[in-house]
Background: A computed fold for a 1399-nucleotide RNA from an uncultured prokaryote, annotated as small-subunit ribosomal RNA. The sequence is in RNAcentral, with records from ENA. Rfam family: Bacterial small subunit ribosomal RNA. Rfam links the family to the GO terms ribosome and structural constituent of ribosome. Model confidence (mean pLDDT): 84 of 100.

RNA sequence: GAGUUUGAUCCUGGCUCAGAAUCAACGCUGGCGGCGUGCCUAAUACAUGCAAGUCGAAACGCGAAAGACCUUCGGACUGUGAGUAGAGUGGCAAACGGGUGAGUAUCGCGUGGGUGACCUGCCUUCGAGUGGGGGAUAACCUUCCGAAAGGGGGGCUAAUACCGCAUAACAUCCCGCCCUUGGAUGGGCGGUGAUCAAAGCCGGGGAUCGCAAGACCUGGCGCUUGUAGAGGGACCCGCGUCCGAUUAGCUUGUUGGUGGGGUAACGGCCUACCAAGGCAUCUAUCGGUAGCCGGCCUGAGAGGGCGGACGGCCACACUGGGACUGAGACACGGCCCAGACUCCUACGGGAGGCAGCAGUAGGGAAUUGUUCGCAAUGGGCGCAAGCCUGACGACGCAACGCCGCGUGGAGGACGAAGAUCUUCGGGUUGUAAACUCCUGUCGAGCGGGACGAACAGCGUGCGGGUUAAUACCCCGUGCGCCUGACGGUACCGCUAAAGGAAGCCCCGGCUAACUCCGUGCCAGCAGCCGCGGUAAUACGGGGGGGGCAAGCGUUGUUCGGAAUUACUGGGCGUAAAGGGCUCGUAGGCGGCCAGCCAAGUCGGACGUGAAAUCCCCAGGCUCAACCUGGGAACUGCGUCCGAUACUGGUUGGCUUGAAGCCGGGAGAGGGAUGCGGAAUUCCAGGUGUAGCGGUGAAAUGCGUAGAUAUCUGGAGGAACAUCGGUGGCGAAAGCGGCUCACUGGCACGAAACUGACGCUGAGGCUCGAAAGCGUGGGGAGCGAACGGGAUUAGAUACCCCGGUAGUCCACGCCGUAAACGAUGAGGGCUAGGUGUCCAAGCUUGCUUGUCGGUGGCGCAGCUAACGCAUUAAGCAUCCCGCCUGGGGAGUACGGCCGCAAGGUUAAAACUCAAAGGAAUUGACGGGGGCCCGCACAAGCGGUGGAGCAUGUGGUUUAAUUCGACGCAACGCGAAGAACCUUACCAGCUCUUGACAUGUCCGGACGGUUUCCAGAGAUGGAUUCCUCCCAGCAAUGGGUCGGAACACAGGUGCUGCAUGGCUGUCGUCAGCUCGUGUCGUGAGAUGUUGGGUUAAGUCCCGCAACGAGCGCAACCCUCGCCAUUAGUUGCCAUCAUUUAGUUGGGCACUCUAGUGGGACUGCCGGUGAUAAGCCGGAGGAAGGUGGGGAUGACGUCAAGUCAUCAUGGCCCUUACGGGCUGGGCUACACACGUGCUACAAUGGCGGUGACAAUGGGCAGCAACUCAGCAAUGGGAAGCUAAUCUCAAAAAGCCGUCUCAGUUCGGAUUGGGCUCUGCAACUCGAGCUCAUGAAGUUGGAAUCGCUAGUAAUCGCGGAUCAGCAUGCCGCGGUGAAUACGUUCCCGGGCCUUGUACACAC
Repeated sequence: GAGUUUGAUCCUGGCUCAGAAUCAACGCUGGCGGCGUGCCUAAUACAUGCAAGUCGAAACGCGAAAGACCUUCGGACUGUGAGUAGAGUGGCAAACGGGUGAGUAUCGCGUGGGUGACCUGCCUUCGAGUGGGGGAUAACCUUCCGAAAGGGGGGCUAAUACCGCAUAACAUCCCGCCCUUGGAUGGGCGGUGAUCAAAGCCGGGGAUCGCAAGACCUGGCGCUUGUAGAGGGACCCGCGUCCGAUUAGCUUGUUGGUGGGGUAACGGCCUACCAAGGCAUCUAUCGGUAGCCGGCCUGAGAGGGCGGACGGCCACACUGGGACUGAGACACGGCCCAGACUCCUACGGGAGGCAGCAGUAGGGAAUUGUUCGCAAUGGGCGCAAGCCUGACGACGCAACGCCGCGUGGAGGACGAAGAUCUUCGGGUUGUAAACUCCUGUCGAGCGGGACGAACAGCGUGCGGGUUAAUACCCCGUGCGCCUGACGGUACCGCUAAAGGAAGCCCCGGCUAACUCCGUGCCAGCAGCCGCGGUAAUACGGGGGGGGCAAGCGUUGUUCGGAAUUACUGGGCGUAAAGGGCUCGUAGGCGGCCAGCCAAGUCGGACGUGAAAUCCCCAGGCUCAACCUGGGAACUGCGUCCGAUACUGGUUGGCUUGAAGCCGGGAGAGGGAUGCGGAAUUCCAGGUGUAGCGGUGAAAUGCGUAGAUAUCUGGAGGAACAUCGGUGGCGAAAGCGGCUCACUGGCACGAAACUGACGCUGAGGCUCGAAAGCGUGGGGAGCGAACGGGAUUAGAUACCCCGGUAGUCCACGCCGUAAACGAUGAGGGCUAGGUGUCCAAGCUUGCUUGUCGGUGGCGCAGCUAACGCAUUAAGCAUCCCGCCUGGGGAGUACGGCCGCAAGGUUAAAACUCAAAGGAAUUGACGGGGGCCCGCACAAGCGGUGGAGCAUGUGGUUUAAUUCGACGCAACGCGAAGAACCUUACCAGCUCUUGACAUGUCCGGACGGUUUCCAGAGAUGGAUUCCUCCCAGCAAUGGGUCGGAACACAGGUGCUGCAUGGCUGUCGUCAGCUCGUGUCGUGAGAUGUUGGGUUAAGUCCCGCAACGAGCGCAACCCUCGCCAUUAGUUGCCAUCAUUUAGUUGGGCACUCUAGUGGGACUGCCGGUGAUAAGCCGGAGGAAGGUGGGGAUGACGUCAAGUCAUCAUGGCCCUUACGGGCUGGGCUACACACGUGCUACAAUGGCGGUGACAAUGGGCAGCAACUCAGCAAUGGGAAGCUAAUCUCAAAAAGCCGUCUCAGUUCGGAUUGGGCUCUGCAACUCGAGCUCAUGAAGUUGGAAUCGCUAGUAAUCGCGGAUCAGCAUGCCGCGGUGAAUACGUUCCCGGGCCUUGUACACAC
C1' cells in the first nucleotide's frame, strides 16, 4: 500500500496478501563453472582405522634380528648389518590445537575500571654464579604367580634422575628512617642475624704442561639465582543482560567481628567463639526457558527476531565425585572411587568411553568420503637434518545458498503444414519453423601446460661478528642444486558440428497474464474475499498469454507491512477502555527572588571501543560472487579540564498557591431525642339492607352469622400530600412533617498572622443504593414465593382476589448496580447572550453583574459522526486507573475475603472473519400526523346450494399434445379440435427430403382422361395436348426429373442466455438531471415547509436556480350552435300518392366536413391583497362537461424459445417429411367463470308500439310456394344512407293464483332439417314425447356512485357447420354515500429498527 464487516458511507478493529531472509525440507525439472555451506532431531549407542608426540653428532645405561660376506659346516667364535631397530631411565610437550552447547539467569558474558591482595614454563633484556661429594633405581639377568591384564622376590648398573655440603645477593624473614597516599602490605635507603642454588653435554685449537686422558684457551647448547619486559592467567568492583506476582516474603555459615587454618592471592573460603544481623515491590525467594558476545536477518529509523558458519569468552568430555603431577588441569584421546551400559574370561578376575576425522546403527521431513597430502600456513619436540600433526591444505558428494556462463546469431512470407479460435471473412501460434548465411562460449576429442616454491638445507664465492686465531661457530649476501597432495588440474591452442543442453509456477480481484472444450454444488480449487447447481477467464484438459529461469513452486520459521503494545508513534462520552466514592503511605510532579555547589545537562581533550563484518576508496581472480590493502565508522564506557541557562542539592528571603483568625450567612448535610396531623387497616358500638368488590368483559373473594356505605370511640405500624422548583445540601451512596441540643462541610466580606506548609496517589484504611445473611424486636399498608380466578393453542406471565419472607427498628455481616454525566483528580489559558440559588454592593427595590454554585443556547477549536463547547469532549501541564478482534468468559483452576449467597484477582484449549460505533438511503412497524381509492361504511344486484355450458386440477389412457398457477393462471393462448387444424398416439411409408441455395447430367416439364392395387400416402398402366423468354446461333435464364455432396428440416431443450411484445403495481403522482451550496463521505438540498389541487396542480416562503420524463393540455367520440354540401337521407310550406311514391324544396331531422362555444371569463363571499374554495348569474354544457386513446423512473430472473426473431445445446433412413385411423370431447372427484332457474315485478297467449351499432358476391336475400317447424323449391333487388340480414325485446292487453305448478327445463326415447368427402367416437337446429334437480342458497366472497347498477333485446369477428364465451350497440332505468374509527391498496412528512433476497 491492497483485499475483506455495509444496499452504500465514514470510523474503529481484527484477519489476509504483495517484500526481504533461511544451516532448511518436500514436489516437478535439471547443461557447466567459481566461491561458500552441509545432524537444527537422540549431550542416543558405537564396529574399524587414524587424530600427540619428540629428543641417540649436543642427558643416560642397555641393545637385537633378517640379509650379505666369511667359516674347521658345529653357526661355537669374529667382523659387517649396527651402537641401527627397539624398549627403559631422563627432559620437554601432552592444560595447545580439534569437538559440542548438556549445564548455567550467573561477575557466566559484554563494557569500563581495580589488585595498596596475586601467579607466570618456554621467549626477550640486564646482572651474578655453575665448586666439591654421596647413596640408590628401572632397563638388563634370574626366579615365582596369573587364562589374561598384570604382579611379586633376588641380583647388577648410569645420568642433565635423586640427596647432603660449600658459596651467595638488590631474594625471603626481622628492625629503623624517608617519599607517595584517604590508608602502606607500595617505592627508596640503611643494618645485625637467620634461611635457600646449580649439571652437565657437543665442537675447535697455536704456544705451554702432562705418558695418556686431559689441563689450558675458545665457541655453542644447557643449568642455578636475581632484575625488568612481553605475552598468558587469577581475583574484586560499577553498569548492562529473558518470561511469570495465579511465586511476597527469603536467609543460620545466614550478615558482621575476633583468633586460627588454608590459598599464588583478598575473602565465611574453612573452623571455634561472640553479636543478631543480611536481602526484598528500584521485584528478593521460587518456577519456566536459555551458553554470552562481536555479529546475522529485517526495518526509513527506533526497534523486533536470531546467536548455524567465521572470531572472542565460558562450560562440558558416558553419569556423579575426588585429588595427583605440573609454570599451567582438578585434565576429551591421564589417574582413583561409585553408578549405568558394552565387551573379554579358564568365572578367580579384567577392558572400554568418537560432543576429534571419516564411518555405523537409531531417531528424524532432513544434513556428505571409513579419500589424498604434510607441497603451503600453523603447532609440538629437536642445535639441526628431521619426525609427528583427520589442525590445516586439497579432492569427492549434495542446485543447499550466492555469483557467472550457455542452450545459438543474422536474414527469412500479406505469413507453409499442424494445432487452436472463428462473426466462416479470417485471426493466433508467427520470423516462430522450414530454408540461406554465420559464429564456436560450455560440453566432446587431440595437443601443450602453469602460479602456488620460498624459507630451511647442501655446495661454492664474498663481506662481517666472535676469538690469541687466517680453527670452529654465527650473521648477511651472490650463484647453483633439492622440495607440489591438488594435477596433467587451472589456463592456452587445434578439430568437428547448431550439432549434446529448459523447465517450473501462474493467468476471478488483490496481481502481470483469456479463450475453447469437458464437468454440472459432482469431481475438485482456495493465501483472504470466495469459485462449482448446463454457456465456469476461479475445477480438469487444449490453445494462447504472463512471470521467473537451471531452476520454479509449496510448506515451516523470522522481521516488515502492523502507528495491531504506539520511546520515536495510539487511545478510554457512544467503537475495547475512568477505579462506586473519599482519606491517605511510598513514589512521581511542584510558586517568586538571590547566593553557593556542579549530581543531571552541555562543550573540549585523552584512553578504550580486538580482528573479521557493514560503509567508502583502491587492488587481485577475464566479470561477479569471493579475496586483499587503506580509510571511515563502531552512536558505548572511563578519566581530566571547562560552562552554569534549566532540573537537582544547599543557604537566605518573598506572598500570589495552601492553611488559619474575625464577622455576619444559606441549606431535605449527619447521628440522636421528643411531638404532630391526614390516610389505610383492624377492634368495639350505633344507623342501615342486599349486595359489595373487581375487570376489556368476568370470575375467584367478601356479605342475611348483616358486608359495602355511614357515624362515634379506640388500637397499631409505616410514610410525611400541598409548599416542591432542569431549587438546595453532601465525596459518592444519598438526604424531604415539626422541635431541641450536638456535629461535619461550604460560599461571601475584611484583611492582622504562618510562609510553599502544595497536587496526585500503587499498596492500605474508611464509607458505600437495593436485594440478601445472622440474633432479637416489630408488622398498618405493600408484597417475591405460594394458592385461587381469568386470558390463551399453552400462560409456570401480563389482569383480578388473597398472601409468607421481606419492607420498619437495634447490633453485626455482605461490598455489588445502567454505583451514569456511561465523561478520574488538581490548578492554568481560550468570544459571548440568557435563566436560577447563596453571599456581597448600592440609589432599599430595582439595578449592577463582584464571588461561588446550578441550568439552557452558542463562536473559535475539537470529534468518525452524533455532539462537546469557561461545569470542554478546546489548548497545554502533572499524577493515578484502564484498553489492545468476536465468542469461549468476567468462566475454570489457584490465592485472598465471606456464616452463606457470593465477591475479588483471572487464564487456556477450541472456534469465527468478522464482532462493533456513528451517520445515509430504502423497506418495514399490531409508531405518529396529513390525504386519496366502490377501500370500508350506506345501498342495489350477484357468486358460494341446483341442473347444464366452459376452463383447470386430479385420475384414467396407446395418446388424452403444449403452455398459463395468488391478486396479475383457470369462457386464458383458442376471433370457434368431426377430417384438416394438430404440435399427441397406433399403424403404413419416404430419405438431398414437403421447402431454400449451389454443382453436374438429362429432358420438356407439365396439364388432362381413364383404369388397376392399396385404408391412403404411394406405386403401376393409359388417352390427348406439348415447350416459354432473350438471342441469327452457340448459349444463358425460367421450369421439371435424376445423381452425389455441401446442406435442408425440428411446435426438440433452455423465457434463469436473449430481442420484440405483454401483464402488474397504476392513470398511482411520482421519478430524475445540470449547475450551485452543505457534508470527510454515503448522501442532502432542489422535491422539505404554509396553503391549495384530481395531480410534484398552482401560489407563497426558502441555498437554491433551472430543466427533463410523468400530470394537465394538444388527438378521437358524445352533448349545443353556426356554416358548407343535399343523394341513396329528410318533408315545414305547395302539389301528388296506398306508400316522401312522385314533382318540388334543402327550412327541419340526419349525414360528414369546417368552425364557434367554457376561460373560474363575470358578480358576491372567503382566503394572505396569492393560488384557490363556496355561492350566484348567464349558458346546451361550469369548474379536468361524459367517455376513450395516451401508462414516467422502475418492480416482480412476472409471461411468452408453441406468433415471430435469436445465442448455445441436442436429433439427422429421424426428435425430419407424407398418409389412414384414433386422441385433444375420457370421468369416483375438486375448484374457477358463466347460462337457465327456483317463479305472479312471473309463465303462457295475443298485439300493425318504439332503436342503435353493424354485416353482405364462394355473400345477404325481399317476395312467393311447401312443411307444425328447422328448412326446402322458385326468385326480384343489392358490390349497398338505395336492396337485404331485420322479427327488436322488455312494453301493452288477456289468462293462470302459489302448486314442484301452465314454474323449471335437465335427462332420455322417437322422427326430421342443414352444413360438410364424412356428423359413430364428436356438430348445430326443428318437432313429438319424457319432465330430473331446484321453493332464493353455510362459512365465506364479487361488482357497481348515473344514463351507472339492474334488466331487455340487437349486431359483429372467428366460421363450411357449430356461441350460455368474447367484442360492440341501443331500449327501460334506480337506490345510497353520515363519514374516514376499522379491513385492503396507495401517496407525502416524521419516528424507531439488531431488517437490506428488506417482516